[in-house]
Context: one part of a larger RNA
Molecule: small-subunit ribosomal RNA, 5' domain
Organism: uncultured Bacillota bacterium
RNA sequence: GGACGAACGCUGGCGGCGUGCCUAAUACAUGCAAGUCGAGCGAACGGAUAGGAGUGCUUGCACGAAUAUUGGUUAGCGGCGAACGGGUGAGUAACACGUAGGCAACCUGCCUGCAAGACUGGGAUAACGAUCGGAAACGAGUGCUAAUACCAGAUAGAUGCUGUUCUCGCACGAGAAGAGGAAGAAAGGCGGAGAAAUCCGUCACUUGCAGAUGGGCCUGCGGCGCAUUAGCUAGUUGGUGUGGUAAAGGCGCACCAAGGCGACGAUGCGUAGCCGACCUGAGAGGGUGAACGGCCACACUGGGACUGAGACACGGCCCAGACUCCUACGGGAGGCAGCAGUAGGGAAUCUUCCGCAAUGGGCGAAAGCCUGACGGAGCAACGCCGCGUGAGUGAAGAAGGUUUUCGGAUCGUAAAGCUCUGUUGCCAGGGAAGAAGAGCUGGUAGAGGAAAUGCUACGAGCGUGACGGUACCUGAGAAGAAAGCCCCGGCUAACUACGUGCCAGCAGCCGCGGUAAUACGUAGGGGGCAAGCGUUGUCC
Numbered sequence: 001g002g003a004c005g006a007a008c009g010c011u012g013g014c015g016g017c018g019u020g021c022c023u024a025a026u027a028c029a030u031g032c033a034a035g036u037c038g039a040g041c042g043a044a045c046g047g048a049u050a051g052g053a054g055u056g057c058u059u060g061c062a063c064g065a066a067u068a069u070u071g072g073u074u075a076g077c078g079g080c081g082a083a084c085g086g087g088u089g090a091g092u093a094a095c096a097c098g099u100a101g102g103c104a105a106c107c108u109g110c111c112u113g114c115a116a117g118a119c120u121g122g123g124a125u126a127a128c129g130a131u132c133g134g135a136a137a138c139g140a141g142u143g144c145u146a147a148u149a150c151c152a153g154a155u156a157g158a159u160g161c162u163g164u165u166c167u168c169g170c171a172c173g174a175g176a177a178g179a180g181g182a183a184g185a186a187a188g189g190c191g192g193a194g195a196a197a198u199c200c201g202u203c204a205c206u207u208g209c210a211g212a213u214g215g216g217c218c219u220g221c222g223g224c225g226c227a228u229u230a231g232c233u234a235g236u237u238g239g240u241g242u243g244g245u246a247a248a249g250g251c252g253c254a255c256c257a258a259g260g261c262g263a264c265g266a267u268g269c270g271u272a273g274c275c276g277a278c279c280u281g282a283g284a285g286g287g288u289g290a291a292c293g294g295c296c297a298c299a300c301u302g303g304g305a306c307u308g309a310g311a312c313a314c315g316g317c318c319c320a321g322a323c324u325c326c327u328a329c330g331g332g333a334g335g336c337a338g339c340a341g342u343a344g345g346g347a348a349u350c351u352u353c354c355g356c357a358a359u360g361g362g363c364g365a366a367a368g369c370c371u372g373a374c375g376g377a378g379c380a381a382c383g384c385c386g387c388g389u390g391a392g393u394g395a396a397g398a399a400g401g402u403u404u405u406c407g408g409a410u411c412g413u414a415a416a417g418c419u420c421u422g423u424u425g426c427c428a429g430g431g432a433a434g435a436a437g438a439g440c441u442g443g444u445a446g447a448g449g450a451a452a453u454g455c456u457a458c459g460a461g462c463g464u465g466a467c468g469g470u471a472c473c474u475g476a477g478a479a480g481a482a483a484g485c486c487c488c489g490g491c492u493a494a495c496u497a498c499g500u501g502c503c504a505g506c507a508g509c510c511g512c513g514g515u516a517a518u519a520c521g522u523a524g525g526g527g528g529c530a531a532g533c534g535u536u537g538u539c540c
Base pairs, nucleotide, nucleotide: 001540002539003538004537006536007535008534009533010532013387014386015385016384017383018382019380020379021345026343027342028341030340031339032338035080036079037078040077041076043074044073045072047070048069049068050067054063055062056061057060087298088297089296097222098221099220100219101218102217103216106215107214111211112210113209114208115207116206117205119153120152121151122150128143129142131140132139133138159183161180162179164177165176166175167174168173188203189202190201191200192199193198224270225269226268231261232260233259236258237257238256239255240254241253242252243251273295274294275293276292277288278287279286280285300321301320302319303318304317323334324333325332326331351377353376354375355374359373360371361370362369363368390420391419392418393417400411401410402409403408424481427475428474429473430472434467439462440461441460443458444457445456446455484529485528486527487526488525489510490509491508495524496523497522498521499520505512506511
């Protein structure tokens, strides 16, 4: 000099864009953060329309059960999602990360393409009813019912299995062709036409191959400290076999051999998430790993598996532990390192805000619903950038302050005065872009179809904004509302007076202060930077 997720002191006008618990991975009140589908299913409860058994009587009016149609809501069964998104950095010195490769040793829901198929049956169970237990959380027995839930059978090739042949490969083997006998699937819903059978459209379903995407595993190389850590290792190193996995492998096991690693630093201990990057520097290098992006690990602590395409699963389950809460003492409930917020710790770090309008995600045929992701607003000079606090003129060099050799000098064109301007703030008026749509109503065209619904494309009308009456524009009035901080001995730009008298004090280094202190304190003046200025801390 530069930098900062900074803090502290004094001061503080506006805007834009960023950033904001670095400490206790401490404990958490409260609310919200993952749902959705009724176009998979049975059921329950309302509404509307039709309907009229009946009832009341004032005999032409009321009230109205069954039933039918239609639309709505939803606890449950079922499907998909909940493995994403969001947080944190505890652990980890490791194939965790980075980079370059490999898998002839692998998986992949949703998505895309191609090929084929969706047949015949069956038994349950929740909801619900009735009974019972419990303070509650919740549970037991019994009776009934449905499915795109579950089970059985059929069908079966380019699937898996076992042989054969060919091609390729260094090889374990890979690819292709053809064969064998046994094995393995499925689900319908909605809309339309029709008298029906049935057909059409659309969304789903099953199998296989291929792709895409995402992952799993293996390997070379690379990046901390200590040798005042020198030896470490028995599933240890290798082989055979077997089990296990999606898959290679001591991954597990049985047997056999006795190996394997190490001064090119094993092992141990300490420290630490890694990288793109960021800071500094001419570079080489040194330091860092906040925000943003990629990967990893973790989710009260430890362990375990279940479901699933995917987890050993932050807002799932089970066990153990610590802690907190409820209890009728028998037993139960909980997990903010999600967004806000609270206590505590600390030098120190924000609102219990608005909205799904946009982007993205989940579900759904869609409308739509959900979304503390996200978009925004709020707080904080925490940082960077921009703007302002006026411009011109103005000498009686005013008053006043300071100083003085008492002549003057200086603050100083500074002020006042006059003439302008109107940034920003305040007030008033106007007022966006971000919005593309989706959907609805018409129209035209196209493919397919017997037709219709539906599908695709084009164009027309209607149509959606949290921010926000915000940005921006215009106008009025008025210099009115907007400057401080540090320093002035040398380094280092900037000097005098008074006070003090080795006292009080200053200080980054050298050093100042003991009676004329440019070094302490105050004042005047000056210098520097400026909505900041200094100090402290850390890095180059």